Bacterial RNase P class A from a marine eukaryotic metagenome, 353 nucleotides, folded computationally. Rfam family: Bacterial RNase P class A. It is annotated as a ribozyme. Rfam's curators write: Ribonuclease P (RNase P) is a ubiquitous endoribonuclease, found in archaea, bacteria and eukarya as well as chloroplasts and mitochondria. Its mean pLDDT, the model's own confidence on a scale to 100, is 76. RNAcentral holds the sequence, with entries from MGnify.
[in-house]
Order: sequence, then C1' cells, then structure tokens
RNA sequence: AGUCGCCGCGUCCGAUAAGGGCGAGGAAAGUCCGAACACCGAAGGACAGCGUGCUUCCUAACGGGAAGGCGGGACUUUUUCCCGACGGCAUGUGCAACAGAAAGAAUACCAGCCGAUGGUGCUCUAGGGCACACAGGUGAUGGGUGAAAUGGUGGUUUAAGCACCACCGGCGUGUGUGGUGACACGCACGUACAGGUAAACCCCACGUGGUGCAAGGUCGAGCAGUAGUCGCAACUUAGUUGCCUAGGCGGUCCGUCUAGAGUUGGCUACGGGUAGACCGCUUGAGCAGAGUGGAGACAUUCUGCCUAGAUAAAUGGCGACGCAGAUCGAUGUGUCUGACAGAAUUCGGCUUA
Repeated sequence: AGUCGCCGCGUCCGAUAAGGGCGAGGAAAGUCCGAACACCGAAGGACAGCGUGCUUCCUAACGGGAAGGCGGGACUUUUUCCCGACGGCAUGUGCAACAGAAAGAAUACCAGCCGAUGGUGCUCUAGGGCACACAGGUGAUGGGUGAAAUGGUGGUUUAAGCACCACCGGCGUGUGUGGUGACACGCACGUACAGGUAAACCCCACGUGGUGCAAGGUCGAGCAGUAGUCGCAACUUAGUUGCCUAGGCGGUCCGUCUAGAGUUGGCUACGGGUAGACCGCUUGAGCAGAGUGGAGACAUUCUGCCUAGAUAAAUGGCGACGCAGAUCGAUGUGUCUGACAGAAUUCGGCUUA
C1' cells in the first nucleotide's frame, strides 16, 4: 500500500424498492509550452509582431522525446559520466565597470635587448677597442593589471626589432573517401592568425489568425431607454451596377463581407436588465497484456477492460487484522512513525513539492 466488518457520503443502473457497479494524482500543483474542441472571421495574401535555432528520426503538435555530431568539464588504462540558451562577429552598429600603458589591428608601466653621432673614463699596435650614462629605438623575452592582452618551434635578417622562409596548429576555399545527415579523415591552395559578446541591436532559416469551458448552446426569466447620424450617378422599372460613407475580419495595407432606414434597418455614445434549469461533462491522439518491426523514442496487429463527473462543491468515522521502518533498562498482544498533497473540459510535455 492494503484486506474485512459496521455506519455514513456522491453518482449510475434498478420501479421511487431491495440490491448492485464505480468514486482524487503521480504530481490533480505552477499556468511555462503544445494541441483537441468551441465561437468570431466568410474563412485569403503580404508586412509587422511573436516563437524556435546542430543532424536524423518519433509524435496530433511542442520550446517535448530517442539516437547521434560538435564543443566544454570531471574522471582517466580502456572508457564512463555530466553540461550546452549549439545558425551567423573576414556584414554593419554597439558593449566590456574597476584595474591596467593599452580592451582590437588597441599598447609601452617595470625589467630585458639595442643604443649611431656626440659626452665621460680606461686602454692601445694610434687603425681602433672596452665600459658607463643620456636622447632615442624595440614589441612578445619575462613580469605586472585583468574574466580576457595578436599561437608554437627552427632559421634568415636587423643595432635590437619589424619583416621573410619552413614545419606544426588555427581559420578560409576547393576536392577525394566514408556517412541519409550534422560531420570525420586525407590532399592541395591561401592566410592582416584584427580576440570576447548576438540569453546585445542586427542578418539568415523555419513556424505562427484571435479569444478561450467564465469557450459555446438550449429552455426560461427580466429590464428602460435617451441622444446623434445615414448618400451620388448610370442603366432600367423596383431591381442591377459603379463610386462613396460606416462597421466586421488581433495591428497595418490589399482583398473581402454586411448595411445605407422612414409602417424602424444599421452604426456611434451613454444608461438599464440578464432569477434559474439543462446540455457541453467524460469512449479518450484511452488503459492493460501478448506478438511483430525498430539501436531507441515509438509504430503496428490481436485479445481484454470502461475506471469520479461534483456545482458551494462527495470519497469520511470506528474497530480488527496486516505491511514497512525506527527504538528499548523493561523483548512484550511493547512504544513511535508512515510523505507531498485534493479533480472541476480533456490530453501530450516541462518545472516544482
């Protein structure tokens, strides 16, 4: 968890009886997503807005699931596990407090390296050499600051550097092989190797009507109206067409629909009224078992089952037995504990307790 008994509650069947069947979840919570269904629109297109963002598959769909890829982290023998808000920064515009010299082709603070000419000292074979200091140079050789500071190795060059060459790595382009694919491996070429950030604006791709069971429908009840406004033309013979006006279709445009009255039809503003009953309301993208297919999520076939439908809102009380855990000086028919929590149209997820 439960089983049995007595009493009690809701609903369905039954004749209004006796009696019988059923009666809160795995989260019913949150209302964060998706949908079924209902009504509006006459059901349309575009833009804006909003949402999603690696690949393939599953699903009614999803911002969900499965399996992979890539990146990061932990562990590390193999390996395994965890996280990802994972399209684009060599599009443009922004942002990065403080610290630091400097936050993007930005930068010299300290040390290091160089330091001509000229200066000082020493020395000499009188050609020069060495040392020191200064003006100045240097940019990755080290340090500092910071979350983050222009990849690594070897050589050439240079006063030292820059720069250049080669290799490795990164990035880009092309191509071969493997894979459904994201990608992986290889080769060739290029390389101003200017970092981070798009849960910044933005760009790209895909998707997307609105409102919601207090939707909506039937019966019935009840009240209260007031004010304003409402065309033109043609054809034709009481109708048609075009324009115009007002309104409807979440925002805008196009498009489209309705109306344009006079014995009362529309629209706008203000105001009044709407007791109650019934439906929606539970047979479902349902549940269980087995077979088959699939790595899996799942799909499919067969068999079986029907499991709240309340409406101020039901499922409780008592007793016995039993299950699990804890505990004891007393081991006994001992004592204690047994969570979170409560349907309201339904279902698939997510998150939380």